[in-house]
RNA sequence: GGGCCUAUGGUCUAGUGGUUAUGACGUCUCCUUUACACGGAGAAGGUCCCCAGUUCGAAUCUGGGUAGGCCCA
Numbered sequence: 001g002g003g004c005c006u007a008u009g010g011u012c013u014a015g016u017g018g019u020u021a022u023g024a025c026g027u028c029u030c031c032u033u034u035a036c037a038c039g040g041a042g043a044a045g046g047u048c049c050c051c052a053g054u055u056c057g058a059a060u061c062u063g064g065g066u067a068g069g070c071c072c073a
Base pairs, nucleotide, nucleotide: 001072002071003070004069005068006067007066010025011024012023018056027043028042029041030040031039049065050064051063052062053061
């Protein structure tokens, strides 16, 4: 220098253009216990990496960036 892949709550993750973006772990509250753990109920937590475009409508499609990974030179 060239090519390919990835980016979504604190962590991991589902989502193939249309409901209020899914679940697990973690965190907090309550119940349970003498207490802790386990278990049960509930809650908070997201600018879907950034900018622009296409579209009635974009996490999703297109272009350009940024970051990370792999391959070639």
Background: The RNA shown here (transfer RNA) has 73 nucleotides and comes from a Candidatus Woesearchaeota archaeon. It matches the Rfam family "tRNA". Its mean pLDDT, the model's own confidence on a scale to 100, is 80.